[in-house]
This record gives sequence, C1' cells and structure tokens, in this order.
RNA sequence: GGGCCCGUGGCGCAGUUGGGAGCGCGUCUGAAUGGCAUUCAGAAGGUCAGGGGUUCGAAUCCCCUCGGGUCCA
Repeated sequence: GGGCCCGUGGCGCAGUUGGGAGCGCGUCUGAAUGGCAUUCAGAAGGUCAGGGGUUCGAAUCCCCUCGGGUCCA
C1' cells in the first nucleotide's frame, strides 16, 4: 500500500423487507431482613465511530475519513 471483518448505554453483546434502539451484567432508589448476602419492584444511562449522500423514513443501503483485528505484498 491492497483485500476482508468489526466499531450500538459503564462492560459483554443482539438488532434481515429500511419504520418500536434493545438484552444480560453493572449503577441508583424502594421493599422484604436486626444487619449483610440475596430476592423482588422501579429508575437513570445511547451524537448507533465521524462526515456526506439516497429515501417520506437510515444502526440497517452508497461514498469518504478515523480506530481495531486479520490476510497478502
């Protein structure tokens, strides 16, 4: 330098006809307990890597850039 894959809440990840942004763990609040552990109920938390384009509508399709992994040279 070129090919391919990946980038989504704090962490690990899901998200296929393009139309609801979600799951587990963690965090916070409350209840049960004398207290802890634990269980239950509820809540907060996201520029979907960045920019542009297509579309009535984009995490999802197209282009460029950045970062990571891998293969080739």
Transfer RNA from a Candidatus Dormiibacterota bacterium, 73 nucleotides, folded computationally. It was read from a public genome assembly. Its Rfam family is "tRNA". Lineage of the source: Bacteria > Bacillati > Candidatus Dormiibacterota.